[in-house]
This is a predicted structure of a 76-nucleotide RNA (transfer RNA) from Candidatus Uhrbacteria bacterium RIFCSPHIGHO2_12_FULL_60_25. Model confidence (mean pLDDT): 80 of 100. It matches the Rfam family "tRNA". It is annotated as a transfer RNA. The source organism's lineage runs through Bacteria, Bacteria candidate phyla and Candidatus Uhriibacteriota.
């Protein structure tokens, strides 16, 4: 150097006929309990990896680049 996967909440992943992002877990707050834990309940959290294009719209098509893992190739 070529291919293929992948990179979305703090953290393990979901979301591909494009229509404005979820879910567990953890953290928070409350309720029950003498108290913790466990159980319920709610809310909080996200420039979806960086830039550009196409589109009325883009996590999703295209470019381009950076990073992680694999496979081939090279190797004086």
């Nucleotide at each position: 150097g070529a291919c293929g996967c992948g990179g979305u909440a703090g953290c393990u992943c979901a979301g591909u006929c494009g229509g404005u992002a979820g879910a567990g877990c953890a953290g928070u707050g409350g309720c029950c309990u003498u108290u913790u834990a466990a159980g319920c309940c709610a809310a909080c959290g996200g420039u979806c990896g960086c830039g550009g294009g196409u589109u009325c719209g883009a996590u999703u098509c295209c470019c381009g680049c950076c990073c992680g893992c694999g496979u081939c190739a090279c190797c004086a």